This is a predicted structure of a 1506-nucleotide RNA (small-subunit ribosomal RNA) from a metagenome. The coordinates come from a structure-prediction model, not an experiment, and the mean pLDDT is 83. It matches the Rfam family "Bacterial small subunit ribosomal RNA".

[in-house]
RNA sequence: AGAGUUUGAUUCUGGCUCAGAACGAACGCUGGCGGCGUGCUUAACACAUGCAAGUCGCGCGCGAAAGGGUUUACCUGAGUAGAGCGGCGCACGGGUGAGUAACACGUGAGUAACCUACCUUCUGGCAGGGGAUAAUUGGUCGAAAGAUCUUCUAAUACCGCAUAAGACCACAGGGGCUUCGGCUCUAGGGGUUAAAGGUGGCCUCUGUAUACAAGCUACCACCAGAAGGUGGGCUCGCGGCGCAUCAUGCUAGUUGGUGAGGUAAUGGCUCACCAAGGCUUAGACGCGUAGCUGGUCUGAGAGGAUGAUCAGCCACACCGGUACUGAGACACGGACCGGACACCUACGGGUGGCAGCAGUGGGGAAUAUUGGACAAUGGGCGCAAGCCUGAUCCAGCAACGCCGCGUGAGUGACGAAGGCCCUCGGGUCGUAAAGCUCUGUGGGGGGAGACGAAUUAGUGUUGGCUAAUAUCCAGCAUGAUGACGGUAUCUCCUUAGCAAGCACCGGCUAACCACGUGCCAGCAGCCGCGGUAAUACGUGGGGUGCGAGCGUUGUUCGGAAUUACUGGGCGUAAAGCGUGUGAAGGCGGUCUGCUAAGUCUGGUGUGAAAGCCCUGAGCUUAACUCAGGAACUGCGCCGGAAACUAGUAGACUAGAGUUCGGGAGAGGGUCGUGGAAUUCCUGGUGUAGAGGUGAAAUUCGUAGAUAUCAGGAGGAACACCGGUGGCGAAGGCGGCGACCUGGACCGACACUGACGCUAAUACACGAAAGCGUGGGGAGCAAACAGGAUUAGAUACCCUGGUAGUCCACGCUGUAAACGAUGAACACUAGUUGUCGUGGGUAUUGACCCCUACGGUGACGCAGAUAACUCAUUAAGUGUUCCGCCUGGGAAGUACGGUCGCAAGACUAAAACUCAAAGAAAUUGACGGGGGCCCGCACAAGCGGUGGAGUAUGUGGUUUAAUUCGACAACGCGAAGAACCUUACCCGGGCUUGACAUCCUGGGAACCUGCUAGAGAUAGCGGGGUGCCCGCAAGGGAGCCCAGAGACAGGUGCUGCAUGGCUGUCGUCAGCUCGUGUCGUGAGAUGUUUGGUUAAGUCCAGCAACGAGCGCAACCCUCGUCCUUAGUUGCCAUCACUUCGGGUGGCACUCUAGGGAGACUGCCGGUAAAACCGGAGGAAGGCGGGGAUGACGUCAAGUCAUCAUGGCCCUUAUGCCCGGGGCCACACACGUACUACAAUGGGCGGUACAAAGAGCCGCAAACCUGCGAAGGGGAGCAAAUCUCAAAAAACCGUCCUCAGUUCAGAUCGGAGUCUGCAACUCGACUCCGUGAAGCUGGAAUCGCUAGUAAUCGCGGAUCAGCAUGCCGCGGUGAAUACGUUCCCGGGCCUUGUACACACCGCCCGUCACACCAUGGGAAUGGAUUGGACCAGAAGACGCUGGGCUAACCGCAAGGAGGCAGGCGCCUAAGGUCUGGUUCGUGACUGGGGUGAAGUCGUAACAAGGUA
Repeated sequence: AGAGUUUGAUUCUGGCUCAGAACGAACGCUGGCGGCGUGCUUAACACAUGCAAGUCGCGCGCGAAAGGGUUUACCUGAGUAGAGCGGCGCACGGGUGAGUAACACGUGAGUAACCUACCUUCUGGCAGGGGAUAAUUGGUCGAAAGAUCUUCUAAUACCGCAUAAGACCACAGGGGCUUCGGCUCUAGGGGUUAAAGGUGGCCUCUGUAUACAAGCUACCACCAGAAGGUGGGCUCGCGGCGCAUCAUGCUAGUUGGUGAGGUAAUGGCUCACCAAGGCUUAGACGCGUAGCUGGUCUGAGAGGAUGAUCAGCCACACCGGUACUGAGACACGGACCGGACACCUACGGGUGGCAGCAGUGGGGAAUAUUGGACAAUGGGCGCAAGCCUGAUCCAGCAACGCCGCGUGAGUGACGAAGGCCCUCGGGUCGUAAAGCUCUGUGGGGGGAGACGAAUUAGUGUUGGCUAAUAUCCAGCAUGAUGACGGUAUCUCCUUAGCAAGCACCGGCUAACCACGUGCCAGCAGCCGCGGUAAUACGUGGGGUGCGAGCGUUGUUCGGAAUUACUGGGCGUAAAGCGUGUGAAGGCGGUCUGCUAAGUCUGGUGUGAAAGCCCUGAGCUUAACUCAGGAACUGCGCCGGAAACUAGUAGACUAGAGUUCGGGAGAGGGUCGUGGAAUUCCUGGUGUAGAGGUGAAAUUCGUAGAUAUCAGGAGGAACACCGGUGGCGAAGGCGGCGACCUGGACCGACACUGACGCUAAUACACGAAAGCGUGGGGAGCAAACAGGAUUAGAUACCCUGGUAGUCCACGCUGUAAACGAUGAACACUAGUUGUCGUGGGUAUUGACCCCUACGGUGACGCAGAUAACUCAUUAAGUGUUCCGCCUGGGAAGUACGGUCGCAAGACUAAAACUCAAAGAAAUUGACGGGGGCCCGCACAAGCGGUGGAGUAUGUGGUUUAAUUCGACAACGCGAAGAACCUUACCCGGGCUUGACAUCCUGGGAACCUGCUAGAGAUAGCGGGGUGCCCGCAAGGGAGCCCAGAGACAGGUGCUGCAUGGCUGUCGUCAGCUCGUGUCGUGAGAUGUUUGGUUAAGUCCAGCAACGAGCGCAACCCUCGUCCUUAGUUGCCAUCACUUCGGGUGGCACUCUAGGGAGACUGCCGGUAAAACCGGAGGAAGGCGGGGAUGACGUCAAGUCAUCAUGGCCCUUAUGCCCGGGGCCACACACGUACUACAAUGGGCGGUACAAAGAGCCGCAAACCUGCGAAGGGGAGCAAAUCUCAAAAAACCGUCCUCAGUUCAGAUCGGAGUCUGCAACUCGACUCCGUGAAGCUGGAAUCGCUAGUAAUCGCGGAUCAGCAUGCCGCGGUGAAUACGUUCCCGGGCCUUGUACACACCGCCCGUCACACCAUGGGAAUGGAUUGGACCAGAAGACGCUGGGCUAACCGCAAGGAGGCAGGCGCCUAAGGUCUGGUUCGUGACUGGGGUGAAGUCGUAACAAGGUA
């Protein structure tokens, strides 16, 4: 520090996701040790049991018992235990975070408005009396808790009085200060107000007089006061949550005043009266949530999140209320009352409060022991010893966290065994192990054994206080005391022995193979894996990462500049309010002076400690801890500066405004007025149609339409001018005239003197449609009706037609209200058009030209932008202000509120769901987009197919099987299925096999007979020995037989694992590369453009220049000529001839070798390329034909030609054999043949080819047969012989338009040939039979010249079998105006929401399933308000006839007090009635999601109606 993910690819926008760190965690797997920390985040739910606050006899009065001892009545226990009165403490410490949005907290001030027990210092005191009471005793009630009566008594308990320096109160005098409120100092007289003793010691004075008392003294108490310290109370500035769907809002003690009460103290804190205020968009009030902080986590920081442990503050103590005591409480382990809950009960009544420490139940994913000790630290009481202390210190449990250590170290190659992989060679686990040599942390056993403990208590001693040796204080010496714990630590012994796992390995992201599985099982943080070769699932091996842990889940921050202060945006991605006016607010021109609020600077106070950071120190290290420093960015105070902002005073004119003159304009409003046109009415002329459409029909018309003429009525809109012309803030504004009126602009002088800009809330304007009331209504026209179209057509088209459109008044308040661009100001190259006004120049004048200001367009530089594009009218560079955005969908929806008559508008979510949604540009593809061009593509022609019969192939069906493949297939693989072929079916057999290699044994091989069997096969025989080496024995090669196992074999599967080959687009003219250039990039350029071509063929131009694969050419063949060569070919002349080219001969034909020829070369038309015409030429513009198939597309075809990975079968899916099938047949389709006839058929006669084939062959002559054929066997391995007759044609004749003398299917009979064999299932011949068919519907195919059409001939395959296929020649046409249309293709361009690329994409209803949600009669809670009833405890007030110790009084009585009564306030409770909120809810609304449901086809191309 980034990465993955939208696309075919690209750039951008934008979300989602990941890598990091952290945690009071939990869960899964695993687990050796120690140190230091941490441990109910949930039910502030309920709690059994024990403990958590007591202490003081030096305040006081009482005062046992058990036991023991003896003299039986005493002593002792013992003035002990104990309770009580009294003092201090219990308001600390400990827990929790429910409540609280608040002066609760933080920070900084204030208190001149206050308090403070204990503590410290200082001043002054402490005199003299009185009356009670608890405990106790006795009695009563009660189950208990307890209550009550009587009686005794003490005090440092209680109460008068004395004294009063001081304090307090009022009065009056003076001084000082002052914020004018007050504060403070001081002399005066008046009033009010105190106290308590205890213990120890001593005898100097007095008294008894031994020793004590008074007294003195010390200490501890006590009282009054002053000061300090500590701790608090109260007030204020500032700071820190969400919601405005909580706002013409909240508030009656409310805001203020006066007076009174109350408090420690200010104050509506409370009350009476008076006034009517107070708070609030700088967010009152309401609702929700929440203890706050130091800090903690994260982050570069700014921030964000958080508030466990530790520390500060607050609040609470079962829930609610209340006060009492006290220095302090409205009190966790106090009281009273109400409530809920629980327990005890004799049913009458009582008792209780773990959010103290342990612990229990419950809740929960989840959180520990009913431990030890006061040894240390601290607290309470005490003079002290000491007691108490679940505070605390320790221990226990838990990998919960952080930190440290270990599970061994060295050596060791046969690179062991074994596992895994393998190309079978090997590689890897791997120096890893074993083996050898060592070490001993931890664990186990034995032994030693702490620090924490002291300025402590105590004891001794010295000094001080004192009368003093007491006591106390200070110093020195000595000095008991350890829960943890026999723990840490040290040491000896022991054995490598007892101690490694977890996650991951497709990319992000470090790490790869095998097997299993087969869209199954499963994985997954995102993208995504899995449908038979999965590095993504599961397992194994290997590897990577971390390591006593590792992963997962959850949460927070980060990455995220993805809320942007630092640090984002708004033309098209989300985002500028429809427009203006304008109060608040924000911002604001030039100069000068002053002030010092902001700002800057220095000092100072504070910013608790801990933590973070730095330095050092202590535990062996670290974590941890300690010390010091720094920091705490903040706030207060004091001083200084004066540039800027602000304030204030003054001045200025450049911003803004006013005045005068001028013209331009569909600016607005009102009232008039004009003509054209449509429609209607009246009348005339006139007759059969009109109208409408793609075509029609509905409709109108013989009752007279349309057309035409004349007249009239009425409403609406204003042709031409008219223009990216004008005006207006926008919406918007268009005949002409008048009146009223707004704004802008130009020119000019003077004036005002910053008066300005923007603009939440507000107000006004605001197209169309719509609404209300009343008019009006010609045309047009939602709805509606009819006619068409259509599969349907609730549409598009047509005929009608009502609201509406128009006017007046009033609502509505929205639009793609758009420049998708807020307003204002300033600055930043230009060129060109146009509108308004002015100036200059010029002219007779209109123009023209130059120029200034204002508006409105086009182009364009810098710059900007993701790009497109914008560019002085900015989307550039800046300033100011406002509005708005933060992934897509749900949704501009629900709910709530406001507005509206309604329709609806404004404001505006969430659950849930997806990993995208989107912008611009690129390359393709596509378009019922455009342009150009080509092709038997259409057109023009000729002949077919589709109808018939037959042949053949396919589908389907059938079958034991009808083997398989192919569908860019269908006379295709198959150039030939009776057996074989053959792969299929049935049956019979074989198992190292029909075939290959290796091994062992035997035999030469080979030829041949008989028997059984359907055959394969089996059995029994006969004949017969070779080649090479070797002296021999024997060995070897080849072949055969038998045997064993490695293996053979498979037309079994996968053409979607492949090679090779092939089809198709398409013989279409295209497809690319290098370098350069342009672009952020994908890419572009080149290859586009203008011509031209069959052609990316060539030429010209051009940021391109070149090149490659294709095109063309080079190859074959045909066409002309030359040459060479003449046998089997040829014969013109000549000669011979048996008259046959037989012989000479080789000119010609022909054969087959070599050459020539054609190149737009020549001429004309225009300049290139090229084209057109012409000449010559056998051939002319590619001369005809063939071979030749670019980059690629279709997961096209083929595993059954062959090859091949993987999988499968192995007495069978292999091999052999017999028979059957591939030949089936209601049917459908393709391709052919033959026909339907007279351009024909039959018969007879007569001509003319080319190209081939032939020894397992072609076969002549001749003979036989009607014929197929048979006999025969000359010739020929073929320019020689044979197949071989060419046929159509031509000549002659018959048939005469008919199912025929057409046509030949089908069937019967008889034969021929091939073959082991023609039944299923061959071909041919003869005789007989004589079906359909009389030119073929919709539709569709081929062909542009030696072509179509027509006629025959040959060949491959092959024993036989051809209407098929491949070739050959004969005869031999017609037509092409042309490119509008159909199909296919090429180039350019355009649009696109397509990229699996239009056979694309995609929308909505309906149906089904699931999910969340709105409404909903109602129903159940929670919370809160109002009114009223009621009213406990309690404080306060009034009363107090009852009762009453202290004081007064001789007494009576009084003062005072108490009970009681009443009043006010008030918690719970009750009734009625509202608000808010949560849940449930029949039914209902829409929404979302869901591989293959239904209906249509709305959108994307002109998407077929933009």